[in-house]
């Protein structure tokens, strides 16, 4: 350089500001005030995990290059995480069998956790430029973002000091 086993460490960002008032408190005998009150509605603002792909910028150079560095996609390709389904495992509850009972079970239902398992289940992009060529460049509009709380949430709490796609360094075997 390369297969292979091990180990450490790392690994997600976001409502400025203004409107409205569900509600909630509170003054008066009353009529009628007064205060607080969505990061969730409104208007705006604002944020993009990982790997691939790639005609990019910027540094290095005297310049230049197929050089060396370092930077390049939320909406193109695969993944990862959440939600669901299915599987399968544990425990616990009912049936149901065996048994005089406690009980026991290759039996059936259910519920709760759990699994590095498994699913054609699961989002979003156009238009113009430039140029031999752009889903990745520039400009220009748009579009999207689990679940469970709560006034309806991509930005708050939460599960989650959880989990992972991966990412770097180490250690050891092997041809």
């Nucleotide at each position: 350089a390369u297969a292979g086993a091990c180990c450490u460490u790392c690994a997600g960002g976001g409502c400025a500001g203004g409107g409205u008032g569900a509600g909630g408190c509170u003054g008066g005998c009353g009529a009628c005030g007064g205060c607080c009150a969505a990061u969730u509605c409104c208007c705006g603002a604002u944020c993009g995990g990982u790997g691939g792909u790639a005609a990019u910028g910027c540094a290095g150079u005297a310049a230049c290059g197929u050089c060396u560095g370092u930077u390049g996609a939320g909406c193109c390709c695969a993944c990862g995480a959440g939600c669901c389904g299915c599987c399968g495992g544990u425990u616990g509850u009912c049936u149901c069998a065996u048994c005089g009972u406690u009980a026991u079970g290759u039996a059936g239902a259910u519920a709760a956790c759990c699994g590095a398992g498994u699913g054609c289940a699961g989002g979003a992009a156009c238009g113009g430029g430039u140029g031999c060529g752009a889903a990745u460049c520039c400009c220009g509009u748009g579009c999207c973002g689990a679940c469970g709380g709560u006034a309806c949430a991509g930005u708050c709490c939460g599960g989650a000091u959880a989990g992972a796609a991966g990412a770097a360094g180490g250690u050891u075997u092997g041809g």